[in-house]
RNA sequence: GGACAACGUUUCUAGGGUUCCGGCCUCGCCCAUCUGCGGAUGUGGCGAGGUGUCUGGUCCGAGAGAAACGCGCCGGAGCCUUCGGGCUGCGGCGGCACGGAGGGACAAAAGCCCGGGAGAC
Numbered sequence: 001g002g003a004c005a006a007c008g009u010u011u012c013u014a015g016g017g018u019u020c021c022g023g024c025c026u027c028g029c030c031c032a033u034c035u036g037c038g039g040a041u042g043u044g045g046c047g048a049g050g051u052g053u054c055u056g057g058u059c060c061g062a063g064a065g066a067a068a069c070g071c072g073c074c075g076g077a078g079c080c081u082u083c084g085g086g087c088u089g090c091g092g093c094g095g096c097a098c099g100g101a102g103g104g105a106c107a108a109a110a111g112c113c114c115g116g117g118a119g120a121c
Base pairs, nucleotide, nucleotide: 007070008069009068010067011066012065015060016059020057021056022054023051024050025049026048027047028046029045030044031042032041033040034039071094072093073092074091075090077088078087079086080085096116098119102114103113104112
């Protein structure tokens, strides 16, 4: 310097923002009550806007997080066999892993993707 390989999916979590729901704030209209008739009040209703420095629901979500299922390899058992092989269980293994900046998508952000990257050891 190069090659091969370091298994896949689902669900969840760490984490994430703000499309939608909800919360909160402001404004407008309506309803009710009070009124000194200027307006004020509300466990109200509808709409618009703002707010994620709003706990939440929806949503996104880990190579280096979890679980389950599958898959691969190894061992071995039972049954079947046209003796080429086939089927069904059981057990074991599937190691290690520090990591920017910057960019990208979706509404937006992120431990998502670029990326087991660049680098470091």